Overview:
Transfer RNA from a Methanobacteriota archaeon, 71 nucleotides, folded computationally. The organism belongs to Methanobacteriota, within Archaea. The sequence is in RNAcentral, with records from ENA.
[in-house]
Parts: sequence; structure tokens; C1' cells
RNA sequence: GCGGGCAUGGUCUAGGGGUAUGACAGUAGCUUCCCAAGCUACUUGCCCGGGUUCAAAUCCCGGUGCCCGCA
Repeated sequence: GCGGGCAUGGUCUAGGGGUAUGACAGUAGCUUCCCAAGCUACUUGCCCGGGUUCAAAUCCCGGUGCCCGCA
């Protein structure tokens, strides 16, 4: 330099056009003499810019980062 893959809460992850899923973690409450466990509720997210569309995490283009291959 060329080609391919990936990027979603603090962490891991599902979703491939219609206001994002679950788990762990965190906070509060219930329970308990206390702790742990359990139950309930809540908080935290689509890498960046542009395009297409009534509507984009999703499709297209460019960029950035990481990984793999080729030279």
C1' cells in the first nucleotide's frame, strides 16, 4: 500500500428499516438479629461525519480505532 472482519450502558451480548434484548455490575426497597442468598423497582448504551428513506443501530459512502490476510 491492497483486501476482509469487528465497533451497541461500567463489562459481556441480542437485534440487519418502525423509539434496543438479556446477563453481570451499580443504586433503592422488601425479606433477615446481622451478613450472604432471594425478590421488586430504577439508573447507565447504538465509534464519528455525510447520504438514502416518512422513519437508520440496521442500507450506502467516507473517516477513526482494533484484529486478520496479502504484498